[in-house]
RNA sequence: GCGGGUAUGGUAUAGUGGCUAUUACAUCACCUUGCCAAGGUGGAAAGACGGGUCCGAUUCCCGUUACCCGCU
Numbered sequence: 001g002c003g004g005g006u007a008u009g010g011u012a013u014a015g016u017g018g019c020u021a022u023u024a025c026a027u028c029a030c031c032u033u034g035c036c037a038a039g040g041u042g043g044a045a046a047g048a049c050g051g052g053u054c055c056g057a058u059u060c061c062c063g064u065u066a067c068c069c070g071c072u
Base pairs, nucleotide, nucleotide: 001071002070003069004068005067006066007065010025011024012023018055027043028042029041030040031039048064049063050062051061052060
């Protein structure tokens, strides 16, 4: 330099053009208990960045960035 892949709450992840975005752990509050642990209920918290297409984009297209793999 070329080609391919990945990027989603704090962490690990699911998913699809109709999003008010899934689940688990973690975190906060409350309940339960004599206390802790376990358990239950509820809350906060997220689609790398910039454009395009579309009535509507996390999803499709282009570019950029970071990381991974292969080739030279």